[in-house]
RNA sequence: GGUCCAUUAGCUCAGGUGGUUAGAGCGGCGUGCUAAUAACGCGCAGGUCGCAAGUUCAAAUCUUGCAUGGACCA
Numbered sequence: 001g002g003u004c005c006a007u008u009a010g011c012u013c014a015g016g017u018g019g020u021u022a023g024a025g026c027g028g029c030g031u032g033c034u035a036a037u038a039a040c041g042c043g044c045a046g047g048u049c050g051c052a053a054g055u056u057c058a059a060a061u062c063u064u065g066c067a068u069g070g071a072c073c074a
Stems, first nucleotide, its partner, number of pairs: 001073007010026004019057001028044005050066005
């Protein structure tokens, strides 16, 4: 330098053929239970879907560029 893959909640990851309201586990906060802690039950918060632009009535999803990480080739 070229090709390809990934980027979604604090962490690890889902998210059929675009369809308007984005989810899980763990973690966090509150609460119940207990003498108390853990465990367990219940509830709540937490997201610019990496950034920008384009296509579309409509984009996490399609296209392009950039950024970061990774694999292979040279």
Predicted 3D model of a 74-nucleotide RNA (transfer RNA) from Magnetovibrio sp. Rfam family: tRNA. Gene Ontology term of the family: triplet codon-amino acid adaptor activity. Rfam's curators write: Transfer RNA (tRNA) molecules are approximately 80 nucleotides in length. The sequence was found in a public genome assembly. The source organism's lineage runs through Bacteria, Pseudomonadati, Pseudomonadota, Magnetovibrionaceae and Magnetovibrio. The coordinates come from a structure-prediction model, not an experiment, and the mean pLDDT is 81.